[in-house]
RNA sequence: CUGUUUUAAGGGCAAACCCGCCGAAAGGUGGGGACGCAAAGCCACCGGUCUAAAGGGUUCCUCGAAGAAUCCUACGAUAGCGGGGUUGCCAGU
Repeated sequence: CUGUUUUAAGGGCAAACCCGCCGAAAGGUGGGGACGCAAAGCCACCGGUCUAAAGGGUUCCUCGAAGAAUCCUACGAUAGCGGGGUUGCCAGU
């Protein structure tokens, strides 16, 4: 460097869905389960996407608050969305 130009071995991970726990949610985690994966090991640095507890705007209501509806926002999440960084098994060259 390559691994659908490739034989073999040991194997590894685990989507959806179900159950427990954590979380406002997205989602995470343990067990079951396998759609897939050669980095589906690790890191939120860049872009994307998801969520909106807290905060802010608008409207309704109100004497004023409180309250309700709705919109915005990541300091939350995703490494199995892409890029990047980093480590690494086997085989071939």